[in-house]
Molecule: c-di-GMP-I riboswitch aptamer
Organism: uncultured Geobacteraceae bacterium
RNA sequence: ACAUCGAAAAGGCACAGCACUGGGUAACCGUGUGUCGCAAAGCUACCUGUCCAGAUAAAUGGAUAGAGGGGUUGUCGAA
Numbered sequence: 001a002c003a004u005c006g007a008a009a010a011g012g013c014a015c016a017g018c019a020c021u022g023g024g025u026a027a028c029c030g031u032g033u034g035u036c037g038c039a040a041a042g043c044u045a046c047c048u049g050u051c052c053a054g055a056u057a058a059a060u061g062g063a064u065a066g067a068g069g070g071g072u073u074g075u076c077g078a079a
Base pairs, nucleotide, nucleotide: 005077006076012038013037017033018032019031020030022029023028036066042072043071044070046069047068048067049064050063051062052061053060
């Protein structure tokens, strides 16, 4: 130095809820508030799952990264 790992310290993010004459058919997203939790709860839709439109079915499209896996970048340095 790198990998594994996750004690401590310094920091980081922000569940649910609420607000907005906010965006969208919807799922859901954005901003603010909030602070349940999180060692990647940074990014990524490649795989699976789930959700929405289709729709009373298929194809298809969209959403979800805080559902799991994969890829990728990164803080610190005890055992």